[in-house]
RNA sequence: CCAGAGGAUCGGGCGGCCGCGGGUGCGCAAGCACGCGAGGAAAGUCCGGGCUCCGCGAAACGACGGUGGCGGGUAACGCCCGCCGGGCCAGAAAGCGAUUUUUGGCCCAGGGAAAGUGCCACAGAGAGUAGACCGCCAACGUCUUCGGACACGGUAAGGCUGAAAGGGUGCGGUAAGAGCGCACCGCGGGGCCGGUAACGGUCGCGGCACGGCAAACCCCACCGGGAGCAAGACCGAAUAGGGGCGGCGCAUGGGCUUCGUUUCAGCUCGUCGCCCGGGUUGGUUGCUGGAGGCGGCGUGCGAGCGUCGUCCUAGAGGAAUGGUCGCCCAUCCCCCGGAUGAUGGUCCGGGGGAGGACAGAACCCGGCUUAUAGAUCCUGUGGCGCU
Numbered sequence: 001c002c003a004g005a006g007g008a009u010c011g012g013g014c015g016g017c018c019g020c021g022g023g024u025g026c027g028c029a030a031g032c033a034c035g036c037g038a039g040g041a042a043a044g045u046c047c048g049g050g051c052u053c054c055g056c057g058a059a060a061c062g063a064c065g066g067u068g069g070c071g072g073g074u075a076a077c078g079c080c081c082g083c084c085g086g087g088c089c090a091g092a093a094a095g096c097g098a099u100u101u102u103u104g105g106c107c108c109a110g111g112g113a114a115a116g117u118g119c120c121a122c123a124g125a126g127a128g129u130a131g132a133c134c135g136c137c138a139a140c141g142u143c144u145u146c147g148g149a150c151a152c153g154g155u156a157a158g159g160c161u162g163a164a165a166g167g168g169u170g171c172g173g174u175a176a177g178a179g180c181g182c183a184c185c186g187c188g189g190g191g192c193c194g195g196u197a198a199c200g201g202u203c204g205c206g207g208c209a210c211g212g213c214a215a216a217c218c219c220c221a222c223c224g225g226g227a228g229c230a231a232g233a234c235c236g237a238a239u240a241g242g243g244g245c246g247g248c249g250c251a252u253g254g255g256c257u258u259c260g261u262u263u264c265a266g267c268u269c270g271u272c273g274c275c276c277g278g279g280u281u282g283g284u285u286g287c288u289g290g291a292g293g294c295g296g297c298g299u300g301c302g303a304g305c306g307u308c309g310u311c312c313u314a315g316a317g318g319a320a321u322g323g324u325c326g327c328c329c330a331u332c333c334c335c336c337g338g339a340u341g342a343u344g345g346u347c348c349g350g351g352g353g354a355g356g357a358c359a360g361a362a363c364c365c366g367g368c369u370u371a372u373a374g375a376u377c378c379u380g381u382g383g384c385g386c387u
Stems, first nucleotide, its partner, number of pairs: 001383003005379006012328007020037002023034004039358001043369002046367005051228004064224005069083005084110001085108010111219002116217002118213003133159002135155003141150003167185006186208001187206002190203005232285004242276007253269005292311008329356001331354010
């Protein structure tokens, strides 16, 4: 210098004019002045809380949903931090080897598969109480020309199929083989030691039983009421309608008093005034100062915590935060000249043009996820050049 990775920050600037939404001040009012006015994701609404209303006697059990190594952080979390364990890739070392150790990177829905059920496609002889397809052997038996042939059979060492073939390596053993025997590696379970724990170390035991899948049912442990600011609270116009009280009117009328008709009786149908309650449009509130931002110090490996100082920074509500002009800048493109170079290209100077992504608060926070042109800084890795 280049490439790529991880992390952090910013994500156009200044000014003029016209406008929009709140606030404050002045003004009788019209209006004027001043100041404020989107984000890192305001998004998806996935997870966790605050707040509000509704529901709920307590406990246990069950159903349903969720979470799942250990410890810590936090208001809480499925988030974050630290640690543990495992897997894959690359390199190195030890060992005859199986394998182990170690370095770097990436990943893990990482409780339980010796409680039960289920599944394991295709291929393959065999896929879970293994399996003779090829191969190997043929000791024992028969025959023999003594080379061997045949055959009862034996065999999981080798090949083949597969994601996976029922421990592995070495030595012995054998007709050939086989944990058949031994040593080591792996595995299982036990004791001791270390660690808060996950877990690790070590000693001796067991020939090995226990293939994989729980993002299949299931089992275990833990957690969990429902709905959401269109929650909820308050004030309440005109008109219409409901109820109460009172005044006036009061009929030769209508309606009702449970089959019909008639008589009598009662109530009611009108209008005016006052009051009460519900409630629509509307208005107010909830509403933004909060698990808040920034900085210093202390503490912790870290997430974070404590303390001091300082700052106030949108609250609209069919929903403001915009439009336009000028100058400048990152970046990109084109042309001309020069340097270098074989070319592509790189650098310097000049001119012209384009030009800023994703996106838009709606009660408020903590996370996660997704989108994002470009720029800057930090830390590893690799390559090249120079010293």
Model confidence (mean pLDDT): 77 of 100. The RNA shown here (Bacterial RNase P class A) has 387 nucleotides and comes from Sphingomonas sp. Lineage of the source: Bacteria > Pseudomonadati > Alphaproteobacteria > Sphingomonadales > Sphingomonas. The RNAcentral record of the sequence draws on ENA. It is recorded under the gene name rnpB.